[in-house]
RNA sequence: UUGAAUAAGGGCAAACUCGUCGAAAGGCGGGGACGCAAAGCCACGGGUCUACGGAUAGCGAUGUCUAGGACAGCCGGGUUGCCUGGA
Repeated sequence: UUGAAUAAGGGCAAACUCGUCGAAAGGCGGGGACGCAAAGCCACGGGUCUACGGAUAGCGAUGUCUAGGACAGCCGGGUUGCCUGGA
C1' cells in the first nucleotide's frame, strides 16, 4: 500500500419489544439477533420517508404541493481503523 474472510482476538446490532423525545418520518436507552470486513464517522451527489411550518383549493371536513426535518443497515463519495495473507 492492497485483497479476502478460512485463522485469532473480538466488534456492531435488523425485526420485534419496554421506556422516553418528536406533529411525523425517525432518534436515544434496556432486552433481543436478521445480518455486516468497515453495519466506525461525515448529509457532498443521487435516492427514499415524513409534512409541524409555509403555499394553494374548499363554506367546512379535508385535499394537493413543498425540507427549513429524517434515513450512513439504499447507492456513490470523503475520512479513520484491528489481525492476517500477497506484493
Overview: This is a predicted structure of an 87-nucleotide RNA (c-di-GMP-I-GGC riboswitch aptamer) from a Syntrophomonadaceae bacterium. The organism belongs to Syntrophomonadaceae, within Bacteria. The sequence was found by an Rfam model in a public genome assembly.